[in-house]
A computed fold for a 1434-nucleotide RNA from an uncultured bacterium, annotated as small-subunit ribosomal RNA. The RNAcentral record of the sequence draws on ENA.

RNA sequence: ACAUGCAAGUCGAACGAAGGCUUCGGCCUUAGUGGCGCACGGGUGCGUAACGCGUGGGAAUCUGCCCUUGGGUUCGGAAUAACUCCCCGAAAGGGGUGCUAAUACCGGAUGAUGUCGCAAGACCAAAGAUUUAUCGCCCAAGGAUGAGCCCGCGUUGGAUUAGCUAGUUGGUGAGGUAAAAGCUCACCGAGGCGACGAUCCAUAGCUGGUCUGAGAGGAUGAUCAGCCACACUGGGACUGAGACACGGCCCAGACUCCUACGGGAGGCAGCAGUGGGGAAUAUUGGACAAUGGGCGAAAGCCUGAUCCAGCAAUGCCGCGUGAGUGAUGAAGGCCUUAGGGUUGUAAAGCUCUUUUACCCGGGAUGAUAAUGACAGUACCGGGAGAAUAAGCUCCGGCUAACUCCGUGCCAGCAGCCGCGGUAAUACGGAGGGAGCUAGCGUUGUUCGGAAUUACUGGGCGUAAAGCGCACGUAGGCGGCUUUGUAAGUUAGGGGUGAAAUCCCGGGGCUCAACCUCGGAAUUGCCUCUAAGACUGCAUCGCUUGAAUCCGGGAGAGGUGAGUGGAAUUCCGAGUGUAGAGGUGAAAUUCGUAGAUAUUCGGAAGAACACCAGUGGCGAAGGCGGCUCACUGGACCGGAAUUGACGCUGAGGUGCGAAAGCGUGGGGAGCAAACAGGAUUAGAUACCCUGGUAGUCCACGCCGUAAACGAUGUCAACUAGCCGUAGGGAACAUCUGGUUCUUUGUGGCGCAGCUAACGCGAUAAGUUGACCGCCUGGGGAGUACGGCCGCAAGGCUAAAACUCAAAUGAAUUGACGGGGGCCCGCACAAGCGGUGGAGCAUGUGGUUUAAUUCGAUGCAACGCGAAAAACCUUACCUGCCCUUGACAUGUCAGGAAUUCGCCAGAGAUGGCGAAGUGCCUUCGGGAACCUGAACACAGGUGCUGCAUGGCUGUCGUCAGCUCGUGUCGUGAGAUGUUGGGUUAAGUCCCGUAACGAGCGCAACCCUUGUCCUUAGUUGCCAGCGGUUCGGCCGGGAACUCUAAGGAGAUUGCCGGUGAUAAACCGGAGGAAGGUGGGGAUGACGUCAAGUCAUCAUGGCCCUUAUGGGCAGGGCUACACACGCGCUACAAUGGCCAGUACAGACGGUUGCCAACCCGCGAGGGGGAGCCAAUCCUAUAAAGCUGGUCGUAGUCCGGAUCGCAGUCUGCAACUCGACUGCGUGAAGUCGGAAUCGCUAGUAAUCGCGAAUCAGCAUGUCGCGGUGAAUACGUUCCCGGGCCUUGUACACACCGCCCGUCACACCAUGGGAGUGGGCUGCACCAGAAGUAGGUUGCUUAACCCGCAAGGGAGGGCGCUUACCACGGUGUGGUUCAUGACUGGGGUGAAGUCGUAACAAGGUAGCCGUAGGGGAACCUGCGGCUGGAUCACCUCCUU
Repeated sequence: ACAUGCAAGUCGAACGAAGGCUUCGGCCUUAGUGGCGCACGGGUGCGUAACGCGUGGGAAUCUGCCCUUGGGUUCGGAAUAACUCCCCGAAAGGGGUGCUAAUACCGGAUGAUGUCGCAAGACCAAAGAUUUAUCGCCCAAGGAUGAGCCCGCGUUGGAUUAGCUAGUUGGUGAGGUAAAAGCUCACCGAGGCGACGAUCCAUAGCUGGUCUGAGAGGAUGAUCAGCCACACUGGGACUGAGACACGGCCCAGACUCCUACGGGAGGCAGCAGUGGGGAAUAUUGGACAAUGGGCGAAAGCCUGAUCCAGCAAUGCCGCGUGAGUGAUGAAGGCCUUAGGGUUGUAAAGCUCUUUUACCCGGGAUGAUAAUGACAGUACCGGGAGAAUAAGCUCCGGCUAACUCCGUGCCAGCAGCCGCGGUAAUACGGAGGGAGCUAGCGUUGUUCGGAAUUACUGGGCGUAAAGCGCACGUAGGCGGCUUUGUAAGUUAGGGGUGAAAUCCCGGGGCUCAACCUCGGAAUUGCCUCUAAGACUGCAUCGCUUGAAUCCGGGAGAGGUGAGUGGAAUUCCGAGUGUAGAGGUGAAAUUCGUAGAUAUUCGGAAGAACACCAGUGGCGAAGGCGGCUCACUGGACCGGAAUUGACGCUGAGGUGCGAAAGCGUGGGGAGCAAACAGGAUUAGAUACCCUGGUAGUCCACGCCGUAAACGAUGUCAACUAGCCGUAGGGAACAUCUGGUUCUUUGUGGCGCAGCUAACGCGAUAAGUUGACCGCCUGGGGAGUACGGCCGCAAGGCUAAAACUCAAAUGAAUUGACGGGGGCCCGCACAAGCGGUGGAGCAUGUGGUUUAAUUCGAUGCAACGCGAAAAACCUUACCUGCCCUUGACAUGUCAGGAAUUCGCCAGAGAUGGCGAAGUGCCUUCGGGAACCUGAACACAGGUGCUGCAUGGCUGUCGUCAGCUCGUGUCGUGAGAUGUUGGGUUAAGUCCCGUAACGAGCGCAACCCUUGUCCUUAGUUGCCAGCGGUUCGGCCGGGAACUCUAAGGAGAUUGCCGGUGAUAAACCGGAGGAAGGUGGGGAUGACGUCAAGUCAUCAUGGCCCUUAUGGGCAGGGCUACACACGCGCUACAAUGGCCAGUACAGACGGUUGCCAACCCGCGAGGGGGAGCCAAUCCUAUAAAGCUGGUCGUAGUCCGGAUCGCAGUCUGCAACUCGACUGCGUGAAGUCGGAAUCGCUAGUAAUCGCGAAUCAGCAUGUCGCGGUGAAUACGUUCCCGGGCCUUGUACACACCGCCCGUCACACCAUGGGAGUGGGCUGCACCAGAAGUAGGUUGCUUAACCCGCAAGGGAGGGCGCUUACCACGGUGUGGUUCAUGACUGGGGUGAAGUCGUAACAAGGUAGCCGUAGGGGAACCUGCGGCUGGAUCACCUCCUU
């Protein structure tokens, strides 16, 4: 929106008629007339914010059927449908002629207890049927039921809706209704409603109840019940007791259907059902058996009301899917530490049971006589057989429940937090587990938790939140007291609060859900009575609140007028000369036309130094030279007056810094804008030079600030102490005193409060009264609308969208271009270097087939590498191998092993020879080699961000922690801070801390002195010998060696200091304040380094990413950097002579003497497994000579030739020697490194690695300085403190423009709809009024014709629906273009903010600028630091 069927009929006992049947007695059926019903029952929630509903009252009403009572029921008349005939139409239907009945219609009579009327009086009724008893009919009164009307109270949101209203409000009269009433009309008056929210807009049926909640509340109005509204949309009436009527009528409109195109028909928001829409909602079933309804006298008929059945686990309730036993803990699955664990008594097996389902039989209640749709249903009995019956979600935390595999920021999960980037309990699968169970999970919605709108029951200093301040209207609240009243209040009674529901107690279905009976409850409203405390109202009084009065002193309180000096600038004049000014440094600028400076004179405007003070005054903003005038307020004292006059204060009104605006003045200085100069990468800034509005005055606007104490006003109460300003009292009066009190203004602090910080009688404490304001961050104090303003703009004030945070206080760190203290070769003071040259070496880069890999600020770069020609070697090219070069296991064979030849670059392959071992229980076994197959080997492949171990670094810095106690809600603090001191958290003192641990120190090694012991290979004073060499005898003294001891501990003295710790000085001593050096590295940081030392998880390769071999590469070379060597020379080079070490190493070794060679070296062979022998002459030094400032007699690169050595092998690619060659380089820019004493510097010697190769590394000794005033600065570190928007911790965080994408939104020429106001036109149906046209059985008159009364139609007037025109309002959608906003990946530009954020920040305002922003003016501290002042404590 609706196809189709059904959902309201019934009565023949009202009537005629027709048809049928008949046993002629009658009976049946029903189209029509008539009566009753159709206003109930059933559906829906459009409209409605309303007397619609709820609740409680009220008076001016009606009420069919029903009940009670009293009466009546009489006499007549005229029609008409059906029916007959005719006509029109497709149909629906209509018209005409003629006939007829009634409980249909009409008239008369009778009439009152009825109605009207003051009364007289007037007026009004009826119906019969059938048969003998009823059912009817009429009038009247009452009841019951139902309905209509009025009133109090309650009943959603919006003020970005503040004014609305002309029948509006009231009166009089009339009309009208069943009935009151502006309900309607005429006239009169001008009222009525509204901040206690009118009007308007939006939304909505209301209630009993339902869900939730401890309750108060919040949400809701399905089922059941009461009321209302509606029936396609809008309007209208008719009939009737009742309707303005869901299955009635008329009209208009939209839609659908039929049509012969002329006309007609329809209304499921009844029950089923269909289409559409939708996430989604059932059968075109049975029966009137029950309950109820309509009609009927009744039988009965009708009833999609109802009772049942069907469909859907949609909900609630009950039941089942089995029970017992059963360990080889079966198989299988999964996991595994490979042993086992788990699934799991679970299964199987054995023994039982039969609820449900199935089969058979019986069989109700619902039905009081009959009648059973449900239904052969519930229920009962019997039978067979574990048979017919388990799923869903979850397992990271919240939240009960864990492993494996796959995946690899992918795929995916997700309620919130969040998971996933190769070991995912978070994704997917599996195993296992947890939960619920015929359900489980998701989604949506409501309440709860949420004290998160706070009535019960919250807040506002800093978290969101006190209006900028006052005056004051309405309102709210209000001192002591008398009497009355009884509105509030309290108590008791009465009425009502429907039933159902909820709750309690009974009863019935086997239980339960469910049903049923009784009670309670229904917290409310109305009413009666009582009380009289408290509040209210009225009233007699009071003085303490408040105000007035009198007397005082204080004050930058306000307004107006006048006046003063200093300073600044300008002007005039004088002196005077080259600069002045300004800055971090400069420049722009001024000045030889005379500036700056200085002196005198003059002019102008603005502001008032010192006093000056957490001082004063004011409501706040604010107020500062002095004088005068006018004027407001506070305070103190007195106690004369009034008698609650009070407090607060929505709206309202006034005041209200700075900036800004208007008009007119004024303009010295300062100074947005602007200009120039600097700075800078840039500099629309900070700095400088100028400079206009403005700043000033008068008048008028604006109305905002970090308008702040971020703290509304008023009142009361609640420990103290110390200042300061004004006043008063008492006592002392000695100098200037002490005490008390009051009003302000400050500091600290008890209780208490607070999240903490803090507040603390000036409260943020404890209370009372009133007002304002808040409810996550952003969007946004923005848009739109309104009000105000000249403008700038102000006030009021959202939403969409977006995030899971934003915020406060405090804590621990870290950081600061914050502070204090301290240390360090950190700076400074010195000495010597690097950076320039050549070479060596490492790195980057480049190149390459490969130039293997790693290390990358300090803390990579002469590093891993204490040795790359092959090897090493990991890289490249080529040739080869595949159980493998290496390990274990199995099998077979063989000793092992050695040697030779051939091919090949070699690996390798082929051939040949020699060789028979050890143990044995004689079986064999153990090594070793070869072959086979498989498990496996192997990997310098990846991941140091999966790891162990080791190492670097801060840093040898002095720190890092714990137990107990105490403090704090807590994080945490204390201890560990403080005063001293130290190299030191070293020690002392103090101390709510007391102790302890890891670090420091000491213990260890070495060196410096002495002693003891010992005396060879070391030593030699004295004695002897001597070849002159400690060589020999000898010695044990010395040196030395290497064992053990001693010694140094601030021990002693003096001083300083708290008498301490300690420091300074001194003595003695070899050594003096850790004597020097070494080893030793706290908790931790850097995801620091290393998977290429080693080990190792995971991943990857497996005829290769493994293994073997040859050659090449790691050694390249336009270049850049780091660490070094040698130099540039005379403190030197060269030549000659000559002196003195220490430590280490040596048999695959060190290698002497001697010989050869210019030399590297060669030959040679003694000695030595080392205090014995060797490497091995130390060099600088010293003595003498030469060179003479030059690219040299400096320097030695490079190159040529010739050699030596090692080694299979020096081409790529070794070291060394000789001869020759002889480059750069004349002391090194910016910058930068090391070192404080046996140090730097300088000189040589040795060792490891190693066949060979050292300018590197690690050691050794020789010679041997300078300087340190000191801690301002640079760097690093330690402690304390401070700020913080950082916590991945400043390599942090973070702001804005611009560009791109997406999203929502504002404006917008307009465009298109909805709703609505006003004005006008129009006027269907209908009702009412009028009516001269047409028409008309009953009544009246009349013999009749006809007339009258009345009616109907038509016409007309009024009202009015639809419709139309014009003009407004409001709302929705849309719109070129445009504004800002939000969100996005590692975009662009800068660096605004957080630290003093590098110019402190922020607020208001104005101007300017790519942008963050900058600048001016005023304000704030929610600014660091320093200094001063004041105060407190001891």